[in-house]
Order: sequence, then structure tokens, then C1' cells
RNA sequence: ACUUGAUAAAGCCAAACCCGCUGAGAAGCGGGGACGGAAAGCGGCGGGUCUAACGAAUCCAUCUAGAUGGCCGAGCUACCAAG
Repeated sequence: ACUUGAUAAAGCCAAACCCGCUGAGAAGCGGGGACGGAAAGCGGCGGGUCUAACGAAUCCAUCUAGAUGGCCGAGCUACCAAG
């Protein structure tokens, strides 16, 4: 440097649900909580899914504006172990 990820070690994150705050909403943040995760670390680039207050359109989420990285692909970075 590359490949692989075992129930090894040190650690890490935290689904559902509950409480509080923010938001029109998807959802986010904080606390509790663990279903899980070897990138569940980072960023919405492509696709998917979801939202629809404002602007365009006014039949339509079509443009547009957003949400999701714990949906997938690709990208960047990283711990440990084995080879």
C1' cells in the first nucleotide's frame, strides 16, 4: 500500500418508542432508550423515496423549494485485526 471482516480487543454510532424545542411539512436538534451498524464517519453528486408553506403553473408535485447519507450507486476520510 492492497484485500478481507471473526462474534478477538480498545472504543464509536444509535432504529422504534417516550419527553422537550424548532419547522407548514417531510424532518431536525437535545435528553432517555437500543433495533441494528465495519464506515450507521463526511458531503445530497446520480437514482429512489418522502414533504408542499412560499414563487411559477393552477387539472396534475410539472417546474421549483426542501427532507432523507440508518434506501441504493459513486466520491472523500478513518480505528482494530487477519492475510

The RNA shown here (c-di-GMP-I riboswitch aptamer) has 83 nucleotides and comes from Desulfuromonas sp. The sequence was found by an Rfam model in a public genome assembly. Lineage of the source: Bacteria > Pseudomonadati > Thermodesulfobacteriota > Desulfuromonadales > Desulfuromonas. It matches the Rfam family "c-di-GMP-I riboswitch aptamer". From the family's description: GEMM was predicted in a large-scale screen for bacterial structured RNA regulatory elements. The coordinates come from a structure-prediction model, not an experiment, and the mean pLDDT is 84.